[in-house]
RNA sequence: GCGGAUGGCUGGAUGGCCGCCUGCCUGGGGCAACUCGGUCGGGAGGAAAGUCCGGACUCCACGAAGCGAUGGUGCCGGGUAAUGCCCGGCCGGGGAAACUCGAGGGACAGCGCCACAGAGAACAGACCGCCUCGCAUGCGGGGCAACGGUGAAACGGUGGGGUAAGAGCCCACCGCGGACUUGGCAACAAGGACGGCAUGGCAAGCCCCACCAGGAGCAAUGCCGAAUAGGGAACCCGCAUGGACGCGCUUCGGUCCGGGUUCCGGGUUGGCAGCUAGACCCCGUUGGCAACGGCGGGGCCAGAGGAAUGGUCAUCGACCCCCAAAAAAUGCUUUGGGGGAGACAGAAUCCGGCUUAUAGGCCAUCCGCGCGC
Numbered sequence: 001g002c003g004g005a006u007g008g009c010u011g012g013a014u015g016g017c018c019g020c021c022u023g024c025c026u027g028g029g030g031c032a033a034c035u036c037g038g039u040c041g042g043g044a045g046g047a048a049a050g051u052c053c054g055g056a057c058u059c060c061a062c063g064a065a066g067c068g069a070u071g072g073u074g075c076c077g078g079g080u081a082a083u084g085c086c087c088g089g090c091c092g093g094g095g096a097a098a099c100u101c102g103a104g105g106g107a108c109a110g111c112g113c114c115a116c117a118g119a120g121a122a123c124a125g126a127c128c129g130c131c132u133c134g135c136a137u138g139c140g141g142g143g144c145a146a147c148g149g150u151g152a153a154a155c156g157g158u159g160g161g162g163u164a165a166g167a168g169c170c171c172a173c174c175g176c177g178g179a180c181u182u183g184g185c186a187a188c189a190a191g192g193a194c195g196g197c198a199u200g201g202c203a204a205g206c207c208c209c210a211c212c213a214g215g216a217g218c219a220a221u222g223c224c225g226a227a228u229a230g231g232g233a234a235c236c237c238g239c240a241u242g243g244a245c246g247c248g249c250u251u252c253g254g255u256c257c258g259g260g261u262u263c264c265g266g267g268u269u270g271g272c273a274g275c276u277a278g279a280c281c282c283c284g285u286u287g288g289c290a291a292c293g294g295c296g297g298g299g300c301c302a303g304a305g306g307a308a309u310g311g312u313c314a315u316c317g318a319c320c321c322c323c324a325a326a327a328a329a330u331g332c333u334u335u336g337g338g339g340g341a342g343a344c345a346g347a348a349u350c351c352g353g354c355u356u357a358u359a360g361g362c363c364a365u366c367c368g369c370g371c372g373c
Base pairs, nucleotide, nucleotide: 001369002368003367004366005365006364007363008362009361010360012316013315014314015313016312017311018310020043021042022041023040025038026037027036028035029034045344049355050354052353053352054351055350056349057217058216059215060214062253063252064251065250066249067248068247070213071212072211073210074209075089076088077087078086079085090104091102092101093100094099105208106207110206111205112202113201114200127148129144130143131142132141133140134139135138156174157173158172159171160170161169176195177194180191181190182189183188221273222272223271224270231264232263233262234261235260236259237258242257243256244255245254280299281298282297283296284295285294286293287292319340320339321338322337323336324335325334326333
């Protein structure tokens, strides 16, 4: 200097004029609802998006245990309020490496699938072929599965011995298997010995195993005001030895007094709260490889209600293009002039994650290549 990888920050600035929403305090008017002001202060995001997960919170008379259904997760250890998230590690795939990805338990519990091609696709198999015997130039019998071919995949690989020719038939190494030893909390790794020298793949097919899960959701819910019809009909179960109770069944405890389905019809479309002090943010210190936790100090950073933070002018400027100059030239850098000039995108109960989109700029660390000292 260039290329690659990982993590983080920012995402225009300053000033003038005009215009919005809101908080505490406070002044005036009004019976009240409310309305008109004043000082001080605040006013969209890293994703506010997706609605994919986990919760806080609210309501429902349910709670505990067991069995089942349905759905979710899936190596080990740790973190967290919790998760399918995060951190660290193990194993496997990709990459030269930094790094990155994994729908990562089980294929001797069972069922199912592996098209076509091919001799043969799970305890299979002889097309090309090799060896051998008989008759005889072509046919028949026997042995083989090593070579070749088909295929995504052919019931271990390489080398040697052996054989009529071959084959783990035998041997060496690799590989595979269970046990043992060592290290590790563990997933797992390493080692030597032994071994019948070996019974494919798919579970992101059903399934088996382990763990988790009540439902609905701020249009939850609560209060005030107002109004109506405490409405009507049909069917089913049951009638206290009973029925209902948020997936079903059983047991125990508890609550309520009927429960369920369908149809017809009436009233309320108003106001207030919920509504922003939080599993919150910042700084220091401390424990830990880290995620994250402890301790101390400081801070208050939208709360709209059909939906507010906008418009305009000027200057600067990240960045882009053109021209000129300096340096031998290209490139890079610097200076001057001219023209242009901002991505993805907008809270609505809140928080923790994941995923997706993103013009431009900056910082740090790591891997690799080249050059110079």
Bacterial RNase P class A from a Pseudomonadota bacterium, 373 nucleotides, folded computationally. The coordinates come from a structure-prediction model, not an experiment, and the mean pLDDT is 78. NCBI's taxonomy places the organism under Bacteria, Pseudomonadati, Pseudomonadota. The RNAcentral record of the sequence draws on ENA.